Small-subunit ribosomal RNA, 5' domain from an uncultured prokaryote, 522 nucleotides, folded computationally.
Context: one part of a larger RNA
RNA sequence: GGAUGAACGCUAGCGGCAGGCCUAAUACAUGCAAGUCGAGGGGCAGCAAUCACUUCGGGGAGUUGGCGACCGGCGAACGGGGGCGUAACGCGUAUGCAACUUACCUACAACAGGGGGAUAGCCCGUGGAAACAUGGAUUAAUACCCCAUAAAACAGGGGGCCCGCAUGGGUCUAUUUGUUAAAGAUUUAUCGGUUGUAGAUGGGCAUGCGUCUGAUUAGCUAGUUGGUAGAGUAAUAGCCUACCAAGGCGACGAUCAGUAGGGGGUCUGAGAGGAUGAUCCCCCACACUGGCACUGAGAUACGGGCCAGACUCCUACGGGAGGCAGCAGUAGGGAAUAUUGGUCAAUGGGCGAGAGCCUGAACCAGCCAUGCCGCGUGCAGGAAGACGGCCUUCUGGGUUGUAAACUGCUUUUAUCAGGGAACAAAAGGGUUCUGCGGGACCGAUUGCGUGUACCUGAGGAAUAAGCACCGGCAAACUCCGUGCCAGCAGCCGCGGUAAUACGGAGGGUGCAAGCGUUGUUC
Numbered sequence: 001g002g003a004u005g006a007a008c009g010c011u012a013g014c015g016g017c018a019g020g021c022c023u024a025a026u027a028c029a030u031g032c033a034a035g036u037c038g039a040g041g042g043g044c045a046g047c048a049a050u051c052a053c054u055u056c057g058g059g060g061a062g063u064u065g066g067c068g069a070c071c072g073g074c075g076a077a078c079g080g081g082g083g084c085g086u087a088a089c090g091c092g093u094a095u096g097c098a099a100c101u102u103a104c105c106u107a108c109a110a111c112a113g114g115g116g117g118a119u120a121g122c123c124c125g126u127g128g129a130a131a132c133a134u135g136g137a138u139u140a141a142u143a144c145c146c147c148a149u150a151a152a153a154c155a156g157g158g159g160g161c162c163c164g165c166a167u168g169g170g171u172c173u174a175u176u177u178g179u180u181a182a183a184g185a186u187u188u189a190u191c192g193g194u195u196g197u198a199g200a201u202g203g204g205c206a207u208g209c210g211u212c213u214g215a216u217u218a219g220c221u222a223g224u225u226g227g228u229a230g231a232g233u234a235a236u237a238g239c240c241u242a243c244c245a246a247g248g249c250g251a252c253g254a255u256c257a258g259u260a261g262g263g264g265g266u267c268u269g270a271g272a273g274g275a276u277g278a279u280c281c282c283c284c285a286c287a288c289u290g291g292c293a294c295u296g297a298g299a300u301a302c303g304g305g306c307c308a309g310a311c312u313c314c315u316a317c318g319g320g321a322g323g324c325a326g327c328a329g330u331a332g333g334g335a336a337u338a339u340u341g342g343u344c345a346a347u348g349g350g351c352g353a354g355a356g357c358c359u360g361a362a363c364c365a366g367c368c369a370u371g372c373c374g375c376g377u378g379c380a381g382g383a384a385g386a387c388g389g390c391c392u393u394c395u396g397g398g399u400u401g402u403a404a405a406c407u408g409c410u411u412u413u414a415u416c417a418g419g420g421a422a423c424a425a426a427a428g429g430g431u432u433c434u435g436c437g438g439g440a441c442c443g444a445u446u447g448c449g450u451g452u453a454c455c456u457g458a459g460g461a462a463u464a465a466g467c468a469c470c471g472g473c474a475a476a477c478u479c480c481g482u483g484c485c486a487g488c489a490g491c492c493g494c495g496g497u498a499a500u501a502c503g504g505a506g507g508g509u510g511c512a513a514g515c516g517u518u519g520u521u522c
Stems, first nucleotide, its partner, number of pairs: 001522004006518005013375006019368002021333001026331003030328003035074003040071002043067002046063002051060001053058001081286001083284001090211008100203002105199007113147004123136005152180006158173006184191003212258003219249003224246007261283004265276004288309005311322004339365001341364003347361001348359004378409004388400005415458005423449001429442005466511005471492003477506005487494002
């Protein structure tokens, strides 16, 4: 000198863009953060409109717009969070699969025939303070089961060809045997269903190299290293088991201990390097602590389950409920870090045929000079060089100082008044073409921020300057007070009676809505 997620002191006009618990992965009141589909289903509700019936009250094999809870599907494994653990194939990079998977999506091929039994809900009970549990009766499905069919896949056999001395292995097949499917819905045009192949996307596994400190840690290792056989997995593998062999790692630092998420990057530096890993992006691991599996294409699952533990809460004392390292917010800790805000308008995600619903993702707003950038606090003239202050060699002079007064001008900003965007063109609708998948054209609606940005006008210098320093380093000097006191100080050092070094004043220097101090780092 640069940098900073900074803090502290004094000060403070505005705007744009960014950033904002670095500490206690401490504990959490309250609200919200993952739902959706009635075009899968039984039902429930209503009778405003429509239609049988009607005693005009109603009412259904009808119809309408819906629907808490329930069965069912998809989603909930994404998105969001903090960095505990981890020195590891965790990450980075380069490869591989010899041995894997992939819901939704795309393309292609083939198919969808028939039957059955339940169960939740509703209803009737029982137990319980509650959470909830339980008995009976009854009912549906794109829920479940059985049969048929099998282009395809899988498993086995036969045959041909190739390799091998051989057990065997590879590959091909108009060959053969066995196993495995399905679901319908409505507004009739679509959306779905089953099997398989390929693709796309996402994941899984393996290998080489690189990846902090300590030798005042030198030896470590028995599933340990390898083989055979088996179990297991989507798949390989001591991943696991039995048997066999005795290996494997290590001064090129094993093991142990400490510290730590890794990278893209960021800061600094001429570079080499050093430091760092906040914000944004990729990967990893975690979700009160520890363990476990279930469901599923995918989890060993933050707002799912079970067990154990600590803690908190409810209780009728028998027993139950909970998990903010989601967004706000509270307490605590701390030098220190924000609102219990608005909207789904845009972007994106889930579900849905769609309209649409949900979305603390996201986009906005609020708070904070925390940073960067920009603007302003006026401009021109003006000497009686005024008053006052300070200094002085004191009837005087110097300085503050064109500074002020005064005259003229301007109006950014602030205030008030008027106007006023972009972000939003789509989906829906209409017309039309079509190869029926879709395309083209027309044109309406939809804005949280917001009457915001921005523009115009009005009056008026009006609404706006501080902070640190002035002995040398290092730009800037005098007076008074004090008298080794009070104090200063980054280093050298100042202060004991004329202190440019302490305190005040006048003057000056440097930066400026900031300035200084402290911490950290190059």
Source information
Its mean pLDDT, the model's own confidence on a scale to 100, is 82.